[in-house]
Molecule: small-subunit ribosomal RNA
Organism: uncultured bacterium
RNA sequence: GAGUUUGAUCCUGGCUCAGAACGAACGCUGGCGGCGUGCCUAACACAUGCAAGUCGAGCGCGAAUGGAGCAAUCCUAGUAGAGCGGCGCACGGGUGCGUAACACGUGGGUAAUCUGCCCAGAAGACCGGGAUAACCUUCCGAAAGGAAAGCUAAUACCGGAUAAGCCUACGGGGUCUUCGGACCUUGGAGGAAAAGGUGGCCUCUGUAUACAAGCUAUCACUUCUGGAUGAGCCCGCGGCCCAUCAGCUAGUUGGCGGGGUAAUGGCCCACCAAGGCAACGACGGGUAGCUGGUCUGAGAGGACGAUCAGCCACACUGGAACUGAGACACGGUCCAGACUCCUACGGGAGGCAGCAGUGGGGAAUUUUGCACAAUGGGCGAAAGCCUGAUGCAGCAACGCCGCGUGUGUGAUGAAGGUCUUUGGAUUGUAAAGCACUUUCGACCGGGACGAACACCCUGAAGCUAACAUCUUCGGGCCUGACGGUACCGGGAGAAGAAGCACCGGCUAACUUCGUGCCAGCAGCCGCGGUAAGACGAAGGUGGCUAGCGUUACUCGGAAUUACUAGGCGUAAAGGGCAGGUAGGCGGUUCGGUAAGUCUAUUGUGAAAUCUUCCGGCUUAACUGGAAGGGGCCAAUAGAUACUGCCGGGCUUGAGUGUGUGAGAGGGUGCUGGAAUUCCCGGUGUAGCGGUGAAAUGCGUAGAGAUCGGGAGGAACACCAGUGGCGAAGGCGGCUACCUGGACCAGCACUGACACUGAGGCACGAAAGCGUGGGGAGCAAACAGGAUUAGAUACCCUGGUAGUCCACGCCCUAAACGAUGCGAACUGGACGUUGGGAGCAACUUGGCUCUCAGUGUCGAAGCUAACGCGUUAAGUUCGCCGCCUGGGGAGUACGGUCGCAAGACUGAAACUCAAAGGAAUUGACGGGGGCCCGCACAAGCGGUGGAGUAUGUGGUUUAAUUCGAUGCAACGCGCAGAACCUUACCUGGCCUUGACAUGUCCGGAACUGCCCAGCGAUGGGCGGGUGCCUUCGGGAAUCGGAACACAGGUGCUGCAUGGCUGUCGUCAGCUCGUGUCGUGAGAUGUUGGGUUAAGUCCCGCAACGAGCGCAACCCUUGUCCUUAGUUGCCAGCACGUAAUGGUGGGAACUCUAAGGAGACUGCCGGUGACAAACCGGAGGAAGGUGGGGAUGACGUCAAGUCAUCAUGGCCCUUACGGCCAGGGCUACACACGUACUACAAUGGGGGGUACAGAGGGUAGCGAAGCCGCGAGGCGAAGCCAAUCCCAGAAAACCCCUCUCAGUCCGGAUCGGAGUCUGCAACUCGACUCCGUGAAGUCGGAAUCGCUAGUAAUCGCGAAUCAGCAUUGUCGCGGUGAAUACGUUCCCGGGCCUUGUACACAC
Repeated sequence: GAGUUUGAUCCUGGCUCAGAACGAACGCUGGCGGCGUGCCUAACACAUGCAAGUCGAGCGCGAAUGGAGCAAUCCUAGUAGAGCGGCGCACGGGUGCGUAACACGUGGGUAAUCUGCCCAGAAGACCGGGAUAACCUUCCGAAAGGAAAGCUAAUACCGGAUAAGCCUACGGGGUCUUCGGACCUUGGAGGAAAAGGUGGCCUCUGUAUACAAGCUAUCACUUCUGGAUGAGCCCGCGGCCCAUCAGCUAGUUGGCGGGGUAAUGGCCCACCAAGGCAACGACGGGUAGCUGGUCUGAGAGGACGAUCAGCCACACUGGAACUGAGACACGGUCCAGACUCCUACGGGAGGCAGCAGUGGGGAAUUUUGCACAAUGGGCGAAAGCCUGAUGCAGCAACGCCGCGUGUGUGAUGAAGGUCUUUGGAUUGUAAAGCACUUUCGACCGGGACGAACACCCUGAAGCUAACAUCUUCGGGCCUGACGGUACCGGGAGAAGAAGCACCGGCUAACUUCGUGCCAGCAGCCGCGGUAAGACGAAGGUGGCUAGCGUUACUCGGAAUUACUAGGCGUAAAGGGCAGGUAGGCGGUUCGGUAAGUCUAUUGUGAAAUCUUCCGGCUUAACUGGAAGGGGCCAAUAGAUACUGCCGGGCUUGAGUGUGUGAGAGGGUGCUGGAAUUCCCGGUGUAGCGGUGAAAUGCGUAGAGAUCGGGAGGAACACCAGUGGCGAAGGCGGCUACCUGGACCAGCACUGACACUGAGGCACGAAAGCGUGGGGAGCAAACAGGAUUAGAUACCCUGGUAGUCCACGCCCUAAACGAUGCGAACUGGACGUUGGGAGCAACUUGGCUCUCAGUGUCGAAGCUAACGCGUUAAGUUCGCCGCCUGGGGAGUACGGUCGCAAGACUGAAACUCAAAGGAAUUGACGGGGGCCCGCACAAGCGGUGGAGUAUGUGGUUUAAUUCGAUGCAACGCGCAGAACCUUACCUGGCCUUGACAUGUCCGGAACUGCCCAGCGAUGGGCGGGUGCCUUCGGGAAUCGGAACACAGGUGCUGCAUGGCUGUCGUCAGCUCGUGUCGUGAGAUGUUGGGUUAAGUCCCGCAACGAGCGCAACCCUUGUCCUUAGUUGCCAGCACGUAAUGGUGGGAACUCUAAGGAGACUGCCGGUGACAAACCGGAGGAAGGUGGGGAUGACGUCAAGUCAUCAUGGCCCUUACGGCCAGGGCUACACACGUACUACAAUGGGGGGUACAGAGGGUAGCGAAGCCGCGAGGCGAAGCCAAUCCCAGAAAACCCCUCUCAGUCCGGAUCGGAGUCUGCAACUCGACUCCGUGAAGUCGGAAUCGCUAGUAAUCGCGAAUCAGCAUUGUCGCGGUGAAUACGUUCCCGGGCCUUGUACACAC
């Protein structure tokens, strides 16, 4: 920095990722080299080999074997070897068990010490002595080993001498001092040494010719002093966790005197004293080697302490000492233990945390290699020997670094793969091809640096008596594990050399197929339920590259423990509250000091590492050199502003005295009235009480009501007030006493006495506990009555603890301002309580200022926002408390307290990716306000009951095709299922197909007839030769063949387009700019009015605009103009029985074009003078005149893949196509929608009258005739204001029926017919005759309708051969009732409020 809490937002907050790192491990893969690194686990056990010896120039012994020789004997050989002795073995190497410690780091001290080998200086090394191993002999034992006797040497051991100096105990003097002492000097007393070896020389001495004494050189030796190195001890400071470890300690703390040590010291001991440590964390527990450094990080930090280096500790486990300069000793000793091995069972041996190696453990860590050539170590005079230290090699991509796997060219953009909209795109200059190069590897050849010493030979110089010895320089000689390696040269040849993980977001990189919440993925969010860029595969892309991923761990990001650098009103977080201890912090001034602080210098801060620079390997890693950095370090000197310390002042902080007023501040006692309850008495009678409604309860044994009297307990109405007091909890009748605190005002006094406050201590509502009282009312528990599905509740009737008092506990609360205390500073306005001052004033009253409290609103500022805002959550200071994701959990364990209840303190395992705060928009609420709608109400008529029709569910069936399912499916798709339709079932047939396009062949097309079959279809016989032509052929059409393809009412309406329903004809839905807000968003659109309306007006940080509303459109209602046939007929005329029948007319009706008209325009009132509303006039019509069309942003993954279109999937002799028959019409049931009724507002019969809108040539079909009728015959007229369908019906008049299952009702059934049609069996409609079912107005419930509406009456049309039509869509006739009103039901709109909802109750 990013992802992740939400619909979205801001914040808080956790989780997760990108980075770096690694002694790593695992998976896949693997060409080379250089440099590093390699048991993190079992300090588990170890076979085998090696890892510490050396010196003959300290000493005494001293072979074998082999050889020579006849043999003696000689050589091997004074060799090997062991022993005495010296030095080393305390180094080097390993490991990290233990250790929280002076173990480590750093800086000091040692006047409290030692130091082998080494260096320098001083002095010395004289005279003697006795042993012992080896060896030899004997013996014991299985072995390991041991015993006895005898011999012998030394640089082994011992005695004596000497003592410059040294040591010990004293005396005198001086210097320094930490006052303990140390050092110097001086006096006498006492004490302690020694070893020789080797080489050379002969001046002196002796043997005597070369040796010894001796001298000399050198290596050893002794004493002392000093140095160097190394070590011991002591001290300051520094670096882990737990306080759920708070007290620890008898050698403990100190002293005196001893012992011990190299040395101080309770290190040890005796005695004496009673101390010592600890909240600045003792004691205890856990963990751990420490450091230089390593990793990370901007840094500060955090984590780590492999390799390398310093220190420490350890060496099978535990203990102990010896030797020694040094050890309490890795490859020494002794004891004990465990384990392993040997054994003759008596007894012995061993210690890989050395190098290799083995087993084991484990995710996991190498060769039983080479060499002492180099470096270093031990011994030695040296040569040299030893050295698993070390130098090298081997194994391992374990890490870092470097190199390679080719380079150039090459477009028909090859083939192949993948994708595709089929055009192409991509892989991709990639390949091939052509031209080059040859690192690395392979082969051949050459071939190092690392080597310089030492020894030896030789030359020179120095030292010396010297030509010895020694030192230095030169020459020569000699030495390489690695290794025939690095490196160099040559030849061949692109030849031998690329993988891994990833591709939804974070995070660079995308498609196809497979799969279908399966298989699987996943670091977090999350993918997968049929179109998966997230699974698996493939193609392709991006990334890194001899590696790439994964896992574990660390730091980072994480300011997520915040020193740098966080917080606590509501997110986690202020202790319930005070006084106060330690601690922290502290007014003003002067002087001193110099601890903190600052400056300078010095010392130290090992090397390596790190940074910079310069070098060496071809480069780099790696490595050499130089410089720098690094401390809370130490020492010295200086400075003195600030802090500290010491001393002296001051008064403003703080406090004291004096004076006044206020107050439910606290405690104790006394006392008052009202009310409740109970008791007694009177009056009085039937109820009272209680609730939403009741009941339990009380009452005729007299309640309740009312009057009088009495008892008892508790609480104090009015006053009373965001009024007062108190630290908080809290405090309320009156009164007396005792008592605390604050405020105000002036004066005086003290002189920083202050603030905070871990622990500790006091107080601390209610409930609860103990003991004893008290008990009226109230009231947990409990009982009863109700409510309820239940009701262990809410409501009611009772009722015990308790509530009250005294004393003692408990110690918790939403103990809240969810806001610790103190101090200072920073604009105001308005209330209120207490005090003071001033002005004014006759008085009740007034105005202004000020101090202390208590409230409201608000500048700046702060805050995530809400909000806070001189009473801060602002700006600062001081101190305390507390927080660090949610859950688990304030739980468990432990501790403390408590009589108990429980309180305080207070985890972890495990689990989740969130939990949360504030605000926003919606939605919702049995929240609020305003408003609307046939929403209710008021009415009228229905449905639900009957019969029938129709649709659906269910059931049935071979099939009963499919879809539609709350409103918004159910007389819906279907405005016509007998066949067809038809998609379903059964059976029979076809396979380029019933249909489209392309190719080839043939025939014109077309048409008549016969046979078989139910038909599809199959077979056969004829008729017919057309049109155009460039004469090749072509167009249309038919038949045949093969292949591309057709075809699918198969699936997915949750892949889609289009169309539609619904909320809803509800009044809403948005945008631009501006403004406000961190932001989501808000504003506008809210508010006051008004409207059918976001309709309009006014106001307003908004101003405008868009889609909706309205209007524009159609129709209807009035009038006018124009026109006048098929329509009309007032006037004129003709004619008829009659009729616009005719002439004519253009007035009227009407037709159909155009206009007018209505706009709150006018008047009055109301209203903000507005918008508008109410009333009125005029008018055919009045406030949208009536009706229609018109449906905003969107919602319902609403409906439709079966209207159509369409992606994907599926079928292809079938899921396609054709035919016949059947089915969609089934029927115990259930539901919806209708029709007809139940009758007299009616039925029946007769007569009479009045519409509108439609339709008609494959049609409507008149008149006339026939039939009871459906209908038939018939044919006029009409492509329609002309003719026809076509008699409208209800209505009206007359007659009849008289309340009944009827002269109501018509279902059902029987018979006879008509019509349509190829065909009415399944399964049409209609007619006539007969039959005459249920039904007497319909339970719960429920629907429509506000006017030409409901109700009622008929007429027409579409579909259609016909018909189910009682449906649907239209048309007119007759023609009501009611609306007080908006409480309630339903739906909706606006504002507001709450929300833990957002797939939104």